[in-house]
RNA sequence: CGUGACAAAGGCAAACUGCCCGAGAGGGCAGGACGCAAAGCCAAGGGACCUAACCAGGAACGGACGAUGUUCCAGGGUCAGCCUAGCCGCCACAA
Numbered sequence: 001c002g003u004g005a006c007a008a009a010g011g012c013a014a015a016c017u018g019c020c021c022g023a024g025a026g027g028g029c030a031g032g033a034c035g036c037a038a039a040g041c042c043a044a045g046g047g048a049c050c051u052a053a054c055c056a057g058g059a060a061c062g063g064a065c066g067a068u069g070u071u072c073c074a075g076g077g078u079c080a081g082c083c084u085a086g087c088c089g090c091c092a093c094a095a
Base pairs, nucleotide, nucleotide: 002093003092004091011036012035016031017030018029019028020027021026034081040087041086044084045083046082047079048078049077050076051075057073058072059071060070061069
C1' cells in the first nucleotide's frame, strides 16, 4: 500500500422505555440491542424532514389588479444509522 472472513481483541448502538432540552425536525443522559469493518469526525454537494424567531423576498392559486388565505421556491434550522466529497484512526489477514 491492499483486503475486511458466518472469524476476532476492543468498540458503537436502531426500535422501544424513563428523565431533561427544543416551537419543531431533532438532541443529551441512562436502560435496551436491530444492526454496524469506520454506525469515528465533518452539514461542502445531492436528498429527507422542520420552520416559532430572524429575514421578511419571489412565483402560482384564489380574490376585485386590494386584503386575509393556501401551496411552492428562497431564507433559517435538523439529520453523518440515506448517498457523495473531505479529515483521522483500531484490529485481523495478506504481502
Molecule: c-di-GMP-I-GGC riboswitch aptamer
Organism: Nitrospira sp. UBA6493